Context: one part of a larger RNA
RNA sequence: UGACGGGGGCUCACACAAGCGGUGGAGCAUGUUGCUCAAUUCGAAGCAACGCGAAGAACCUUACCAGGGCUUGAACGGCACGGAUUAGCACCCCGAAAAGGGUGUGACGCCCUUACGGGUGGAACGUGUCACAGGUGCUGCAUGGCUGUCGUCAGCUCGUGUCGUGAGAUGUAUGGUUAAGUCCCAUAACGAGCGAAACCCCUGCCGUUAGUUGCCAUCGGGUAAUGCCGGGAACUCUAGCGGGACCGCCGGUACAAAGCCGGAGGAAGGUGGGGACGACGUCAAGUCAUCAUGGCCCCUAUGUCCUGGGCUGCAAACGUGCUACAAUGGCCGGUACAGAGAGAAGCAAGACCGCGAGGUGGAGCAAAUCUCAAAAGCCGGUCCUAGUUCGGAUUGGAGGCUGCAACUCGCCUCCAUGAAGCUGGAAUCGCUAGUAAUCGCGGAUCAGCCACGCCGCGGUGAAUACGUACCUGAGCCUUGUACA
Numbered sequence: 001u002g003a004c005g006g007g008g009g010c011u012c013a014c015a016c017a018a019g020c021g022g023u024g025g026a027g028c029a030u031g032u033u034g035c036u037c038a039a040u041u042c043g044a045a046g047c048a049a050c051g052c053g054a055a056g057a058a059c060c061u062u063a064c065c066a067g068g069g070c071u072u073g074a075a076c077g078g079c080a081c082g083g084a085u086u087a088g089c090a091c092c093c094c095g096a097a098a099a100g101g102g103u104g105u106g107a108c109g110c111c112c113u114u115a116c117g118g119g120u121g122g123a124a125c126g127u128g129u130c131a132c133a134g135g136u137g138c139u140g141c142a143u144g145g146c147u148g149u150c151g152u153c154a155g156c157u158c159g160u161g162u163c164g165u166g167a168g169a170u171g172u173a174u175g176g177u178u179a180a181g182u183c184c185c186a187u188a189a190c191g192a193g194c195g196a197a198a199c200c201c202c203u204g205c206c207g208u209u210a211g212u213u214g215c216c217a218u219c220g221g222g223u224a225a226u227g228c229c230g231g232g233a234a235c236u237c238u239a240g241c242g243g244g245a246c247c248g249c250c251g252g253u254a255c256a257a258a259g260c261c262g263g264a265g266g267a268a269g270g271u272g273g274g275g276a277c278g279a280c281g282u283c284a285a286g287u288c289a290u291c292a293u294g295g296c297c298c299c300u301a302u303g304u305c306c307u308g309g310g311c312u313g314c315a316a317a318c319g320u321g322c323u324a325c326a327a328u329g330g331c332c333g334g335u336a337c338a339g340a341g342a343g344a345a346g347c348a349a350g351a352c353c354g355c356g357a358g359g360u361g362g363a364g365c366a367a368a369u370c371u372c373a374a375a376a377g378c379c380g381g382u383c384c385u386a387g388u389u390c391g392g393a394u395u396g397g398a399g400g401c402u403g404c405a406a407c408u409c410g411c412c413u414c415c416a417u418g419a420a421g422c423u424g425g426a427a428u429c430g431c432u433a434g435u436a437a438u439c440g441c442g443g444a445u446c447a448g449c450c451a452c453g454c455c456g457c458g459g460u461g462a463a464u465a466c467g468u469a470c471c472u473g474a475g476c477c478u479u480g481u482a483c484a
Base pairs, nucleotide, nucleotide: 001484002483003481004480005479007478008477009476010475011474012473013472015468016467019431020430021429022428023427026323027322028321029320030319031318032317033316034314035313042053043052064309065308066307067306068305069304070303073132078129079128080127081126082125088105089104090103091102092101093100108121109120110119111118112117134298135297137296138295139294143292144291145287146286147285148283150281155194156193157192158191159190160189161170162169163168175184176183200275201274202273203272205243206242207241208240209239210238211237215232216231219230220229221228246269249263250262251261252260253259325424329383330382331381332380333379334378335377341372342371343370346365347364351360352359353358390421395416396415397414398413399412400411401410437460438459439458440457441456442455443454
């Protein structure tokens, strides 16, 4: 100087407390361990691995396994040779396919030529050859880059000066204050940098500009009805530019400080709400399988092509979720109201067929124009506390869709079947407001989908916080230490 203490002081955080809803019990989904297997590819490992890499494993992907092939190679570059036929396209044989064999047709530029045709050239192709390619093989403890974490915590440092023999200290301590090393006061320190804040984006109010595909107050026309039409530029909205909030004003308080408390005005009040943004560093944290890369290793195989299988196996254990156990509910009928997105090998309306998944067909739309397209809610009816009209697992049958192909191993529909489950032990998680809870909608990936995941969007919309003794983590000061 640090680190540590079941030392002390001060302070903070959904850390506890106060509340609301969960997990832990059930069924299923998903990840992991374990076991199994020819293979069940690899990585991730307390917090900070476990719906994680994977924002899409039937083939492909694919890295694994079995079997069948290739060896200058699937892809790149150099050299030599080849010839209007090897490539390409079509067909045939063999084969599981890849590989292999055969037949037909047979391309580009330039020059000569009316044309046929001939010549030539590069690329491509084939053969050969040499350097070499190739490796998701090893090392994240050789590395770059990127990332997690403490933590959006308030810290981490430097120059000069001063003090100390020196390591170092001071600055950065004290008193107040703040979300903040934020600011004030004080001061052997005076300044400065990286962080905090601000600048940036979204959102909340107003003005202004603009008025189509959006809007419709006033006027006119029209309809069964609708901004449907003429028209209008008010309103909503859209999207560009501005304004607005600064403790600015008033009162109190404090040191005539920083600030704090209350009030007014205001759409908004003391950082208005949310996001992006992550200091010096820590964990030899993670990643050699995104990529890049040193070294090592393989070179008729640890490379590469293909068929099939596996990554989906199942006594069991754990994590994360979904659906429930019902009446604030289930079922049936009627009837409303979003936002943000996506759409051309696409989204697909009305209509028709089908109980339905879906099919036929195709208006419109590269989209403020068309389409995908709401649910909880509200109104009426029914069920009457029951393993039920709760719950939907499982299984049988019949179908639909995607795709070369749904046996291993897809999703969806209909009929039948109706399991466990009556609120979950010890323990444990999230959340302080448009939040939790609850309800649906969209998107990426994507032929399809194992999505109940992830990332977004809006609808409805709470309870509680006395407080800081305790649990957990963190900051500052101080103290002890046989630790570094």
Model confidence (mean pLDDT): 83 of 100. Small-subunit ribosomal RNA, 3' major domain from an uncultured bacterium, 484 nucleotides, folded computationally. The full RNA is in RNAcentral, with records from ENA and SILVA.